[in-house]
Context: one part of a larger RNA
């Protein structure tokens, strides 16, 4: 050196567990905002930090209601001071207060700062205090040019917007990689993205539809028709209706209303704290019973979690009955007021001609919708359409408006589910995560969970530098559970013994 054994040290895989993740389902909510949002900076307790509250009335003020003994939030324990049955803390509802900065709105700026004005009121002065003072649109009223009447413009007032918010939905623009195995029409795709506006749904909607000899009878959704009938460098791909069946149903108005808003009468309802709630002893093992033993009990309560191991019967709970002073909400109803309201059945419209777009439909035999230009009808004795076009024949009334539900989503409450996941997984984030750290910036973006039932978290004494460490001796069931703490694989590293060389 090497091999076997045995005992360590480092390491943090395994198991086990779970505060947080995921993905549903079912209700509800679908908005906040000039009465200052979202979102932040500064501040605030006795008190250094951060968090969570909260705003100079600052972990908080006031009313009502709940609750019934502790209590001054959390990491965090100890003092200190206090408050509390004359009801504290604490839960709920309703109010107050709510610096600065942000649409941010007197003015200005390198967000949380800088500097006004105007009217009041206080003050000797200096100065303080409190409102007000943006810009846009509408509407009134007054003024008012070139320019005579007038317009334009100016002041004033009054209302109303703005900005933020995950998807969803409408409208107005609008790509390229990609596929065609290249690539120009095609496709991707009317998708990404942009922008505009709205709502809890949006849009669409009561036939100038369909349909075929028979009839149907707003729309939206779903599943079939059907990957069919078409469309297509007839490539590649795109790709329908008619009709069946179901979801859901609703109709209606333009001389009057239908509906809506707002207030307002009376009913019924539901939401925002909560109450009350059956029944158990015991042997044995153990640190420790809920585990085993023997014998009850209770169940509209055996959903669940906790308690020193595995509890219907310990505790919270649960089934089950009950509950609201003030508030808000829903529905229904009465009654007023406002809208509705444009106009009176629809003309520069229908239709044509050029050039587009939209239709499953790419100009094509291409009807149909829609329009930039350029033309241009009839008026129910009439007009549209039935996929060129023409006749019949059938059908329906465009050029004016409203209308729930069935359908989309989920940033959020709340309950309850999971052949989801268990710390390299599950959200990036189970831990003070969009932190720390990078980046000029847009951006990008972690690691990090576990003593013990209980801190009972090691007094005291040794060694040592008044260390770090480590030996006693206590605590605990255990400490090779010692805070670097469960368990504690391997990979590396020793250590004491054989044994061979």
């Nucleotide at each position: 050196a090497g091999c076997a054994c045995a005992a360590g040290g480092c390491g943090g895989a395994u198991g086990c567990c779970u505060u947080g993740g995921c993905a549903g389902c079912a209700u509800a909510a679908g908005g906040c905002g000039a009465u200052g949002a979202a979102g932040g900076a500064c501040g605030u307790a006795a008190u250094a930090a951060c968090c969570u509250g909260c705003g100079a009335u600052a972990a908080g003020c006031c009313u009502c209601g709940g609750g019934g003994a502790g209590c001054u939030g959390g990491u965090a324990a100890a003092u200190a001071a206090g408050c509390u049955u004359c009801g504290a803390u604490c839960c709920g509802a309703g109010g107050a207060u709510u610096u600065c900065c942000g649409a941010a709105u007197g003015g200005g700026a390198a967000a949380a700062c800088c500097c006004a004005a105007u009217a009041c009121a206080c003050a000797c002065a200096a100065g303080u205090g409190u409102a007000u003072u943006a810009u846009c649109u509408u509407a009134u009223a007054c003024u008012g040019a070139a320019u005579a009447c007038a317009u334009a413009g100016g002041u004033a007032u009054a209302a109303g917007a703005g900005g933020c918010a995950a998807a969803c939905c409408u409208a107005g623009g609008g790509a390229a990689c990609u596929g065609a195995a290249a690539c120009a029409u095609c496709u991707a795709a009317g998708u990404a993205c942009c922008u505009a506006g709205a709502g809890g749904a949006a849009a669409a909607g009561a036939a100038a539809u369909c349909a075929a000899a028979a009839g149907a009878g707003a729309u939206u959704c779903c599943g079939g028709u059907a990957g069919u009938a078409g469309c297509g460098g007839c490539g590649a791909g795109c790709g329908a209706a008619a009709c069946c069946g179901g979801a859901c149903c609703a109709g209606c108005c333009c001389u009057u209303a239908a509906g809506c808003u707002u207030a307002u009468u009376u009913u019924a309802g539901u939401c925002c704290a909560g109450c009350a709630a059956a029944a158990u002893a015991u042997u044995c093992u153990g640190g420790a019973a809920a585990g085993u033993u023997u014998a009850g009990c209770c169940a509209u309560a055996g959903u669940a979690g906790g308690u020193g191991a595995u509890a219907g019967u310990c505790c919270u709970g649960u089934a089950u009955g009950c509950g609201a002073a003030a508030g808000a909400c829903u529905a229904a109803u009465u009654u007023a007021a406002g809208u509705g309201a444009a106009a009176u059945c629809g003309a520069g419209u229908a239709g044509g001609u050029c050039g587009g777009g939209a239709c499953a439909c790419g100009a094509g035999a291409a009807a149909u919708c829609u329009u930039g230009a350029c033309u241009g009808a009839a008026u129910a004795u009439g007009g549209g359409g039935g996929g060129a076009c023409c006749a019949u024949c059938c059908u329906c009334c465009a050029a004016g408006g409203c209308u729930a539900a069935a359908u989309a989503c989920u940033c959020u409450a709340u309950g309850c589910u999971g052949a989801c996941c268990g710390a390299u997984a599950g959200u990036g984030a189970a831990c003070c995560a969009g932190u720390a750290c990078c980046g000029u910036g847009a951006g990008g973006g972690a690691a990090a969970g576990g003593c013990g039932a209980a801190a009972a978290g090691a007094a005291c004494c040794c060694c040592g530098g008044c260390g770090a460490g480590g030996g006693g001796a206590g605590u605990g069931a255990a400490a090779u559970a010692g805070a670097a703490c469960c368990u504690g694989a391997a990979a590396c590293c020793u250590u004491g013994u054989g044994c061979u060389u």